RNA sequence: AGAGUUUGAUCCUGGCGCAGAAUCAACGCUGGCGGCGUGCCUAACACAUGCAAGUCGAACGCGAAAGGGGCUUCGGCCCUAAGUAGAGUGGCGUCCGGGUGAGUAACGCGUGGGUAAUCUACCCUCGGGUGGGGAAUAACCAGUCGAAAGAUUGGCUAAUACCGCAUAAUGCAGCGGCUCGACAUCGAGACAGUUGUUAAAGCAGCAAUGCGCCUGAGGAGGAGCCUGCGUCUGAUCAGCUUGUUGGCGGGGUAACGGCCCACCAAGGCUACGAUCAGUAGCUGGUCUGAGAGGACGGCCAGCCACAAUGGCACUGAAACACGGGCCAUACUCCUACGGGAGGCAGCAGUGGGGAAUUUUGCGCAAUGGGCGAAAGCCUGACGCAGCAACGCCGCGUGAAGGAUGAAAUCCUUCGGGAUGUAAACUUCGCAAAUAUGGGAAGAACACAAUGACGGUACCAUAUGUAAGCCCCGGCUAACUCCGUGCCAGCAGCCGCGGUAAUACGGGGGGGGCAAGCGUUGUUCGGAAUUACUGGGCGUAAAGCGCGUGUAGGCGGCUCUUCAAGUCAGACGUGAAAGCCCCGGGCUUAACCCGGGAACUGCGUUUGAUACUGUUGAGCUAGAGUGUGGAAGGGGCUACUGGAAUUCCGUGUGUAGCGGUGAAAUGCGUAGAUAUACGGAGGAACACCUGCGGCGAAGGCGGGUAGCUGGGCCAACACUGACGCUGAGACGCGAAAGCUAGGGUAGCAAACGGGAUUAGAUACCCCGGUAGUCCUAGCCUUAAGCGAUGCUGACUUAGUGUUCCAGGUUUUAAGUCCUGGGGUGCUGGAGCUAACGCGUUAAGUCAGCCGCCUGGGGAGUACGGUCGCAAGGCUGAAACUCAAAGGAAUUGACGGGGACCCGCACAAGCGGUGGAGCAUGUGGUUUAAUUCGAUGCAACGCGAAGAACCUUACCUGGGUUGAACUAUGCGGGAAAAGCCGUAGAGAUACGGUGUCCUUCGGGGUCCGCGAUAGGUGGUGCAUGGCUGUCGUCAGCUCGUGUCGUGAGAUGUUGGGUUAAGUCCCGCAACGAGCGCAACCCCUAUCCUAUGUUGCCAGCGCGUAAUGGCGGGGACUCGUAGGAGACUGCCGGUGCCAAACCGGAGGAAGGUGGGGAUGACGUCAAGUCAUCAUGCCCCUUACGUCCAGGGCUGCACACGUGCUACAAUGGCCGGUACAAUGGGUCGCUACUCCGCGAGGAGACGCCAAUCCCAAAAAGCCGGUCUCAGUUCGGAUCGUAGUCUGCAACUCGACUGCGCGAAGCUGGAGUCGCUAGUAAUCGCAGAUCAGCAUUGCUGCGGUGAAUACGUUCCCGGGCCUUGUACUCACCGCCCGUCACACCACGAAAGUUGGUAACUCCCGAAGCCAGUGGCCCAACCCUUUGGGAGGGAGCUGUCGAAGGUGGGAUCAGCGAUUGGGGUGAAGUCGUAACAAGGUAACC
Repeated sequence: AGAGUUUGAUCCUGGCGCAGAAUCAACGCUGGCGGCGUGCCUAACACAUGCAAGUCGAACGCGAAAGGGGCUUCGGCCCUAAGUAGAGUGGCGUCCGGGUGAGUAACGCGUGGGUAAUCUACCCUCGGGUGGGGAAUAACCAGUCGAAAGAUUGGCUAAUACCGCAUAAUGCAGCGGCUCGACAUCGAGACAGUUGUUAAAGCAGCAAUGCGCCUGAGGAGGAGCCUGCGUCUGAUCAGCUUGUUGGCGGGGUAACGGCCCACCAAGGCUACGAUCAGUAGCUGGUCUGAGAGGACGGCCAGCCACAAUGGCACUGAAACACGGGCCAUACUCCUACGGGAGGCAGCAGUGGGGAAUUUUGCGCAAUGGGCGAAAGCCUGACGCAGCAACGCCGCGUGAAGGAUGAAAUCCUUCGGGAUGUAAACUUCGCAAAUAUGGGAAGAACACAAUGACGGUACCAUAUGUAAGCCCCGGCUAACUCCGUGCCAGCAGCCGCGGUAAUACGGGGGGGGCAAGCGUUGUUCGGAAUUACUGGGCGUAAAGCGCGUGUAGGCGGCUCUUCAAGUCAGACGUGAAAGCCCCGGGCUUAACCCGGGAACUGCGUUUGAUACUGUUGAGCUAGAGUGUGGAAGGGGCUACUGGAAUUCCGUGUGUAGCGGUGAAAUGCGUAGAUAUACGGAGGAACACCUGCGGCGAAGGCGGGUAGCUGGGCCAACACUGACGCUGAGACGCGAAAGCUAGGGUAGCAAACGGGAUUAGAUACCCCGGUAGUCCUAGCCUUAAGCGAUGCUGACUUAGUGUUCCAGGUUUUAAGUCCUGGGGUGCUGGAGCUAACGCGUUAAGUCAGCCGCCUGGGGAGUACGGUCGCAAGGCUGAAACUCAAAGGAAUUGACGGGGACCCGCACAAGCGGUGGAGCAUGUGGUUUAAUUCGAUGCAACGCGAAGAACCUUACCUGGGUUGAACUAUGCGGGAAAAGCCGUAGAGAUACGGUGUCCUUCGGGGUCCGCGAUAGGUGGUGCAUGGCUGUCGUCAGCUCGUGUCGUGAGAUGUUGGGUUAAGUCCCGCAACGAGCGCAACCCCUAUCCUAUGUUGCCAGCGCGUAAUGGCGGGGACUCGUAGGAGACUGCCGGUGCCAAACCGGAGGAAGGUGGGGAUGACGUCAAGUCAUCAUGCCCCUUACGUCCAGGGCUGCACACGUGCUACAAUGGCCGGUACAAUGGGUCGCUACUCCGCGAGGAGACGCCAAUCCCAAAAAGCCGGUCUCAGUUCGGAUCGUAGUCUGCAACUCGACUGCGCGAAGCUGGAGUCGCUAGUAAUCGCAGAUCAGCAUUGCUGCGGUGAAUACGUUCCCGGGCCUUGUACUCACCGCCCGUCACACCACGAAAGUUGGUAACUCCCGAAGCCAGUGGCCCAACCCUUUGGGAGGGAGCUGUCGAAGGUGGGAUCAGCGAUUGGGGUGAAGUCGUAACAAGGUAACC
C1' cells in the first nucleotide's frame, strides 16, 4: 500500500466480499514449562451453609462456670479460676471499606466558575472555660404471658447517660451610626457602642502529668447548593405547561429557591427542536485509524445511582442508611395455626439461565481501615495460594557431523525422481519434572519477638520426558496421484462437482503459524461507501414544475469607534493511573518503579487591531426612482369578422355513395352522394408563420376597443447598499378528472357494429356518449425537459437572426460600421467516464437553497396531513439479489437504409411432385431385421457390387487361449497334408503319410518365456481425414499515429475490377495468408522423332483392306518450343487505373476446363478405414461353426429408370466416335441353339490381337391416334450361366400374360454453350449379380437473359439495439403449484406511561388531648406550665375503578410482494420489435 466480483472486451459509477489490528470471548482439534495479568457480558433470577463491623473495664453498674486446691455434718461451703467469660448502660465506629449498573438523557457526568446563600464528627493551630446541684433507668432480683420470637409488672442501682442553676465571649439575636467592597437585597472592617440570651464530664496515675469535656476563632480534608459550556436516536413525537412562570407575605432547610402554603398577575418553554418515545450509568480512558474521526466504557481510578419491589421517616456531623427501623406487596422458611422470621448487586459456594466465566482455600506476616492510652481485638478490604492456554511475555522439545542418498511410502516418461542429512550411526550438551543436599529478600516498628506465601524463588548433584493446527483454483504463500461422477460434498467473494476435479474425500508432497492453530461473534480499518480534512446531482442515485417572500446565511467603497470573533504573552486549572520519551528493578521480556513530556480544553489577565463584527459619518460602481423612446400571440374584459365542417329548407339531378390492403357494417329510389341558393348553430382562427416574438413557469396566434403587468434602449437627474439567496409560508400551475349551471358544429375514452385473426375485449372501418367550449369552484399532477436551481464576476474566436440606439452613405426600401438587450449554430482553451459542454458553460471562482448514497421490495405499507372523490404530499421495514446502471467498443441481428454480386429472381429449355418399377431412408414388424449418416451440408450416403463368405446382428452347437509376431531356448518326426467314419458343421476318432540338403542346417510342427483379443463405450478426451459457408474476397501483422481504454487507423473515401484487381486521395507507411499468375488438359502453329501409328507421291499385291517395299509430306503419338500482353488504333475517363469499339489473329481482354479451398465457423461428420487416451468384458462383450437375418411390409419421404407415344413405335438396309479393359483374362473365326448360351479354336501380357455392334443419324417400308403394333409392370411356363449351393435371395433367354399410365395439385429442382436436352460406349467393384447407381468417354446439339422491384445466399459502408450461447437472441404479465417475510382484519391477550374518582398503611407535620407523666419553673401544694399515649385532619405508597392513549403478541379470512425445476396462456418491450416508444 491494495486486490476480487457487473462486460465478448473497455472506461466509469456503484454495491457486495477479502487481506490488517483488536477482544472480559465461545466452539473444534491439540497441549511441555514458567512469569505477569484476567475470569457471570445471560436471570438487578432465587438462594442452603460459613464468614464479611466491631471495639473500649483508662466512662459505668453488675458478674458467672468448668477446672484446680482446701474443708465437710456429704446437704454443701471457702479459696482460686476472676473482677475473668459474659451480657447490659454509655462512647466512638457501623454513612468508610466491599458489590452491582436496574434506574437515570438529568446540573447525572465532564470541564470551568460561584456560594457576599451553606454545613463539617474525628485531625491540626490559637483564645477562654471545666463551679455547684438534682431526678431517673437498663443490667440485676422477684413474678406473669407466650410454642417461639419476645412481651410485660413490681423492686434495687451507676456513669463521660439525663435535667436545672451559676459564669461567659470576638458566639447568637435586636438597635445605632462610620469606612471600604466586585455593593438592589448584601458582605468585610472597626466603634472592645448598647440591650437581651446561650456551656461543660470526667477518667487513669503516688505524683508530675496525660487523655477527655464545653465555648469561640482559624486551618486541612470532606460535603451540600447554584451556574456557563459539552453530553445518543427518532419530526411517521409540533406544540408543551396550572405550582405551571413571576410577585407579595409566610413556612421549612445547614443553606438559596414554588422546596411548600395563602393571595395576586398571566405568564413560561419551543424549529438553535420544547413535549413525547426509544436507547443508555458518565468520565479518566480502551480499540482502531496516517490523521480527522468511528466504536466502546470489562479490569484499574474519579463521580453518580441502587441494595427483593414500592413508600416513609428516625438517629446522627453526615443516611432517608447493602449485612439499622416502620409499613405495603411478592416470594421463601418456622409454627403448638394464635403468630413469627428472612433479604449474597460483600467473599466463597448452590440451583437456574446460558455458547460461556474459578476454591464453600491460607493469613492478618505486609499495605490500609475501625475501636482502644496501650497491649491488643476485628478486618472474605488486602496479601497470598488453588482452578482455567482466557490474554500478554519468555523458554524448551536438542547441537555438530553423517550418502550406500538405507528401508518404507508416494510419483513416474519405467530411465528415474521425492520425503532427505531427514533417519540409522558418531561426538557433545541439558532447561522442566522427580529425588537428595543447601536455601533467601520481602521485617517496617531502639532492642527482642514476629512470614500466610514456603522449605517457595534460587544454587549444587543424579536420572533424562515434550508438536500440533490450518491451508495449498484466483484473491493468497503452497501440486500431484487415487476415489467419487451436478452424487457425496466444498464455499469469505468469484465459484468448484454431470468419468481424466491442483476447488469434494483420502494418500504423498508443499506452504503458514506454533503450545498453540483454526472457526464463529463483535469493533475500527481498508470505505474518499456520509466526503470537516475528503464526494457528488445533463445522460450513472441526485435541481423542488415556477414564482413572491419570512426567519436564517452571505454581502460594495472611504474614514471613525469599540475590541465580541481573531492573534500573542503571562497566571490558574486540566487528579492519579494510562499513551509517549529517558532512566532504573525482577537472568530477559511481559510486568513494576522514578523523572520528564503531553493532556490539542476551560478560566483569569495584559496587549495587538489587518480581517469579520459593532458605533458614528460619508460615497456611488450594486439596487431602485424619474424623463424620452421603440418592440411584442404577456394578462383580463367586452364587441366583432370571414373561410370550412355539420344540420335544416328549397331547387337541379339519378343510382349509387362511402370506406379499405381487400372488404363489410353504414347512408341511399321515403331520392342519398354531387350541385345551386337560403338559413341555423358551435368550435377553431388557413395564408402571414420564421431554430421569429412575449411570459417566472404552465403557456400565449383572426380583428377592434378598454383596463393592466414585465422587460429593453438613450441621455441626464435623484435616493444612497435600500442587495443576493431563501427552510417554513403564500400564490400561480398543461392535460385528464370532480361539483353546480349552461352549451354541444366537429372530434371522440366508454359502448355498439363490421373486418382482420388460431383468438383480436387491439391496430383498420362505420357509428357514438361522457368530455373537449363557457361561468363559478375544486384537483395540483406530467419525459412540468435544456432530464442542466437562483444571483454576481472573470475567461480566445467565427457566423446567423430579433429589438433599440449612434455613425457613414442613399431619393427611398436599404447597405455597411459601432454599442446594448435577447435568441440560434460552429468551434478554442479548459472541463468531462465518455458522449459532449464550450461568454446562454457542464470552464474558473464566490454566496445561498434543494437533493443523492447498490438493485428489487416501493413511491408500496402504516401513521399524519390536504382533497367531494379520484387521489396528492410526507414516506419505511421485513425479505431477497451480487449485481442493477452510464458512456463508448468489437461483432451479430433488424418485417432499418445505401451500393454490389451469384442460374438468386426474371427470360428460357428440360425435369420432379401423379403411374409402374429400381434404390436409399423413416416408420412398423421381427429371435435378428448389425452399425453409422439426420435441414441446406443424412436419405442410388459409408457400400467400386449382403445367396455362403462378407457380417459386425439373431438362434443353436462348440471352445479357453485359436490367429499373428521378432528374438532366444528346448523338443519331435508322434506333425502338416490326404483318406474314411459320426455329425448340420466346427470337431472327434481311425487309417495313411515324414520334404529339401553342400549333412552344418533349412522349411514345417510342438512346448517354454514374452505379446493376447474386443466392429464393446466415449467423435463432448483426441490425431488424421472430410463436409460446409465458399473459389466467397476476404483474414491479419510490424512500425507509426489517434483514443484513459476496449479499440481505431491502415482495410474507410472517389473511381474500377471476376477479385482488398488496380488507380487516385488520405496519418499512415509497409508486409503476410488469400485473389491472380506459376502446374495439368484442351484450341493454332513450329521443330525434333517415326512403331505397333500414318499413306500424299513411287512401286508390289489383293475380291477388298498400309497387306507389303518404302516414305515423313499429312493425321496421330511423344518431347521441346512459339503464341495473347489491353501489345496496337480510336473514343470515354480531371490525371490514372480502367472501360467501350476496332484491326490483326487459331484464339481477345481470366480463351475453355481442371487441380488449387485464406483466418475461421458449425463441441459439423467419422473411435465401424486407420491410429489413439481413459473406461469396460476376460470359460466372455474373446473365438469357431451351421442355419437365419441385413432383402421382412399397412404405410410416408428422397434419388432415379421406363413411359404415357407419330419430332413416335416396329421391320429392313446403311454411316460415323472417343475413353478404357484384357493371361485364374479378353476371345477373333467356324459350327450348334429362336435366344441366353454351348462346342471347338486363331491371336493378344496389347497405338499390333480381342472386348467392339457404337447409338441417336440417314434411306426405305409399315402402323394412323386407339390404352393402340404406345407402355412394359405383374404372373405363368420352358430354359441358360456363375457358383459347394440360386428356397428364403442372382442375372439372363424364349413363349405366353399385358397392370398402372393419355404429360401430372400445392409446391419444387437443374442448366447461360459445345452448356441444357438427347444418344449410345467404356471402366472400377466382381465367381455370379448395375437395364436404372457411380466414375469417365465421345455423337447430335438448342432457347433465353429486358433487368435487379421481389425470394434465397453472400460482400462492403452506414444506422438502431435491453442481443454477445449473438433473433432458433432477449424478455413481460396473468394463471396453477410450493415455500418465505410483510400489510389489512371481526376480535383476543399482554406490557408501558398518564389521567378520573374511591380506599388510604407506615410516617412527618398540624390540631386536639376528659387518659398518662420523676427532674426544671410557678404555686394558695390542690394544681398549673410543659411533655406524652390516644384520637382527628392535610399529604401519602400499594390497591381498586373507569374511559382513553401507546407498544407488542395471536387471529378465521384476505391483499399484494419475494423466491423456486425444463408448468399454462399469450407476445407487451428491445430492430421502424412488425400499431415508434415513453411520461